[in-house]
RNA sequence: AACUGACAAAGGCAAACUUACUGAAAGGUAAGGACGCAAAGCCGUGGGUCUAAGGUUUUCUUAACUACGAUUGCCAGGCUACCAAU
Numbered sequence: 001a002a003c004u005g006a007c008a009a010a011g012g013c014a015a016a017c018u019u020a021c022u023g024a025a026a027g028g029u030a031a032g033g034a035c036g037c038a039a040a041g042c043c044g045u046g047g048g049u050c051u052a053a054g055g056u057u058u059u060c061u062u063a064a065c066u067a068c069g070a071u072u073g074c075c076a077g078g079c080u081a082c083c084a085a086u
Stems, first nucleotide, its partner, number of pairs: 002086001004084002012037002017032006035073001041079003045076003048071003054066004
């Protein structure tokens, strides 16, 4: 130094589910809990996906479309970082 990652060591994160709060929803936050993770640390910048309050259209109260909402534990990109056999 690595674009490398051990059945090593130290330390870390925490899916589903449950409870409470929050939100129109998707979802989020906290506690419990561990399926997993070597960036499962940070940034919604590009793509994907989820939702559709508001808006538009409509056979008029139903349906369709729509992100300014959400997701980084879907992928890519940017920034930063612990340990170490080799």

Source information: The RNA shown here (c-di-GMP-I riboswitch aptamer) has 86 nucleotides and comes from Paucisalibacillus sp. EB02. The source organism's lineage runs through Bacteria, Bacillati, Bacilli, Caryophanales and Paucisalibacillus. Rfam family: c-di-GMP-I riboswitch aptamer. Rfam links the family to the GO term cyclic-di-GMP binding. Model confidence (mean pLDDT): 84 of 100. It was read from a public genome assembly, where an Rfam model found it.